A computed fold for a 500-nucleotide part of an RNA from an uncultured prokaryote, annotated as small-subunit ribosomal RNA, 5' domain. Rfam family: Bacterial small subunit ribosomal RNA. The RNAcentral record of the full RNA draws on ENA.
Context: one part of a larger RNA
RNA sequence: AUUGAACGCUGGCGGCAUGCUUAAUACAUGCAAGUCGAACGGUAACAGGUUCUUCGGAAUGCUGACGAGUGGCGGACGGGUGAGUAAUGCAUAGGAAUCUGCCCAUGUAGUGGGGGAUAACUUGGGGAAACUCAAGCUAAUACCGCAUAAUUCCUACGGGAGAAAGAGGGCCUAUACUUGUAUUUAUCGCCAAUAGAUGGGCCCGCGCUAGAUUAGAUAGUUGGUGGGGUAAUGGCCUACCAAGUCUACGAUCUAUAGCUGGUUUGAGAGGAUGAUCAGCCACACUGGGACUGAGACACGGCCCAGACUCCUACGGGAGGCAGCAGUGGGGAAUAUUGCACAAUGGGCGAAAGCCUGAUGCAGCGAUGCCGCGUGAGUGAAGAAGGCCUUAGGGUUGUAAAACUCUUUCAGAUGCGAAGAUAAUGACGGUAACAUCAGAAGAAGCUCCGGCUAACUCCGUGCCAGCAGCCGCGGUAAUACGGAGGGAGCUAGCGUUGUUC
Repeated sequence: AUUGAACGCUGGCGGCAUGCUUAAUACAUGCAAGUCGAACGGUAACAGGUUCUUCGGAAUGCUGACGAGUGGCGGACGGGUGAGUAAUGCAUAGGAAUCUGCCCAUGUAGUGGGGGAUAACUUGGGGAAACUCAAGCUAAUACCGCAUAAUUCCUACGGGAGAAAGAGGGCCUAUACUUGUAUUUAUCGCCAAUAGAUGGGCCCGCGCUAGAUUAGAUAGUUGGUGGGGUAAUGGCCUACCAAGUCUACGAUCUAUAGCUGGUUUGAGAGGAUGAUCAGCCACACUGGGACUGAGACACGGCCCAGACUCCUACGGGAGGCAGCAGUGGGGAAUAUUGCACAAUGGGCGAAAGCCUGAUGCAGCGAUGCCGCGUGAGUGAAGAAGGCCUUAGGGUUGUAAAACUCUUUCAGAUGCGAAGAUAAUGACGGUAACAUCAGAAGAAGCUCCGGCUAACUCCGUGCCAGCAGCCGCGGUAAUACGGAGGGAGCUAGCGUUGUUC
């Protein structure tokens, strides 16, 4: 000098930051990922309308809307943590054998004609529950053929394979005349292909902790051929063949560790470190596995095994805070079960909008940095009191009192933003501004033997105690304890720990 600090004493205000470094320990409760009725059949609830009515009410999806369901997109982002990982990682610089939803091209070519199901629902059954079985009914932008097709793919160059889905608006015409249907038009979609953008996957050079009291390691091991697999290269996998490959320039093994931009210290070289913020990686109770999908081997998805917790009618089920708050535990130690989607951004939607513990804010903590205040001027009878004294005096000390002023900050009252572009403001009646009252509400901590700025008295008597080092204390202690005085820093001060 530094700090994500802690402890002791003390503590007025504000701004900006920052806050489980330990048990990747266990978690009550609430919330953190939904959305679309302009894909669909529909109508459980709410509101309105219409019809009927015995005035009690009933019927009707007709409208706004919409529970549950089918379907689409999103739950692979955002948020958390650092257990593992010394290289399947990171940093930097390259490479070829690759994929890419949404977006882009005012660019290319299409969007024809059919079919069979199924949930919801109804009925019946099983179960304590979670849930589940059977029969019947129905729709779609759900599913499946057919047709067509190149600048697509495969090919033995003869040929072969292979697509789609509609929706709700407007307008006029025609038809029907009663709602509606068809045509047309723009919009949003759908399918195929190409190019781009963005985002990934893969390979490679160099660099990235310690130990030799770890010296040999390796059989899919190293290479080749054929095959498989992948979006793609490759022992990635497999059959056969060969016997290689790494290593003293440290292989293998062991221990430790997320890496980087950075941070900190230092004149630099270097050392230490990797909180917050940003990039990458890994993980999501422990281990394994795949499914779906453009993308996962998926934190708030699925399956299996395990440990633990909970429910149970004992047959069987449910769960996963290393999301935000919060609780127990651990610990020297680390915050609210807050407000809002107003802004920024994200998901869905044509939009209105809905969702968003991302985010924006507020709360708590002197945890840090920065700023401000706790008053200013005059004031000698050098008051009183305290302390010291050679008893004359000295010192506290212009300090106080007293007189004259001021009102920052805090307080009260009023007014009241920017942040929002037409509307929309959680923060917030906040910031700022104006007025009011009154010195009023606001100073401590450590040290005073030397290093090291600052000295005397009393008490104690190698005791009690101090101490970073040297060392103090055994009757005159500037070193212990108290007092007076002084020195230093100051809303902090001191101690302990960390790093240079």